[in-house]
RNA sequence: GCUGGCUCCUCGCGUGGCGCUAACUUGGCCAACUCCCCUAGGACGGAAACGUAGCAAGGGUAACCAGGCUCUGGUGGGUGCGCGAGGAGUCUUCUUA
Numbered sequence: 001g002c003u004g005g006c007u008c009c010u011c012g013c014g015u016g017g018c019g020c021u022a023a024c025u026u027g028g029c030c031a032a033c034u035c036c037c038c039u040a041g042g043a044c045g046g047a048a049a050c051g052u053a054g055c056a057a058g059g060g061u062a063a064c065c066a067g068g069c070u071c072u073g074g075u076g077g078g079u080g081c082g083c084g085a086g087g088a089g090u091c092u093u094c095u096u097a
Stems, first nucleotide, its partner, number of pairs: 001094001004091013018076005024068005035060003043052003
C1' cells in the first nucleotide's frame, strides 16, 4: 500500500417502542342571543281536504369543558433493530521496502 473482520462516532432512510398532542376517540354540556332536523298545542290561509310559517318538548352538529391514546394524524429523543454514506481505532490476507 492492499484485502477482509471487529468496535466506536456522525449523518440519512426504513421499521418498532416510548412520551406529548390533535382536526383521532370517550363522556359531559348541550346553542334561553344568533345553527340544522322534526315540530304536539296554538297561529295564518282554506268551506273542507290540506297547505304555510313555526314556539316549547325531542333529536343532531358546532363551540366549550373533562378524560384516553384502542384506531388515525402530527411531533420529540442520550430510544431498540435493519440498511446506506462518511470518519476514527484495532486485528488481519497478500505485496513492497

Annotation:
Model confidence (mean pLDDT): 79 of 100. Bacterial small signal recognition particle RNA from a Microbacteriaceae bacterium, 97 nucleotides, folded computationally. The RNAcentral record of the sequence draws on ENA. It is recorded under the gene name ffs. Rfam family: Bacterial small signal recognition particle RNA. It is annotated as a non-coding RNA gene. NCBI's taxonomy places the organism under Bacteria, Bacillati, Actinomycetota, Micrococcales, Microbacteriaceae.